Model confidence (mean pLDDT): 76 of 100. A computed fold for a 166-nucleotide RNA from Oscillibacter sp. PC13, annotated as glmS glucosamine-6-phosphate activated ribozyme aptamer. The sequence is in RNAcentral, with records from Rfam. Lineage of the source: Bacteria > Bacillati > Eubacteriales > Oscillospiraceae > Oscillibacter.
RNA sequence: GUCCCAUCAAAAGCGCCAGCGCCUGUAUAGGGAAUGACUGAUACAGGACGACGAGGAGAGGGGAGUAUCGAAGUAUUCGGCGGGAGUCCCUCCGUGCCCACGGGCGCGACACACGGCUGAUAAAUAUGCGGGCAACCGCAAAACAGAGAGGCCGUGACCGUGGUAA
Numbered sequence: 001g002u003c004c005c006a007u008c009a010a011a012a013g014c015g016c017c018a019g020c021g022c023c024u025g026u027a028u029a030g031g032g033a034a035u036g037a038c039u040g041a042u043a044c045a046g047g048a049c050g051a052c053g054a055g056g057a058g059a060g061g062g063g064a065g066u067a068u069c070g071a072a073g074u075a076u077u078c079g080g081c082g083g084g085a086g087u088c089c090c091u092c093c094g095u096g097c098c099c100a101c102g103g104g105c106g107c108g109a110c111a112c113a114c115g116g117c118u119g120a121u122a123a124a125u126a127u128g129c130g131g132g133c134a135a136c137c138g139c140a141a142a143a144c145a146g147a148g149a150g151g152c153c154g155u156g157a158c159c160g161u162g163g164u165a166a
Stems, first nucleotide, its partner, number of pairs: 014082004019078001022047006030039002052070003058092005064087001066084001093108005098163006112156007127140005
């Protein structure tokens, strides 16, 4: 230094990176009237980046799928690999439809559908300081979202048996 095993810690715009681009160095065809500075397809070596936060869990299983919202940016937040709690299906538990039981259609502990109104201290970028030849990296304070959760209002909520002042 590599490989294997065990243990601990660490996560969901999460982890990693071989492609294409980016930076530095070396070499070089060519360009540059000539030489040179310079530029430089291409090759090699080394290096940096490769998703900015918000939001999100009834329990278990399954395979599928590859996941909601905006910010930045004018495009590498590209591409690839792995993973992942929301989507779909099944079972169970809970819950809405006056009450109980059974069924039905829904939903998930602020627990029915639809509609309206309301509703949020974001982070990065930029800026400043520092590090690096550079690509870039670290720190700091302030600013600027949207969906959603939540709240309020309106409309509507089935079948059977029994019950209830309703």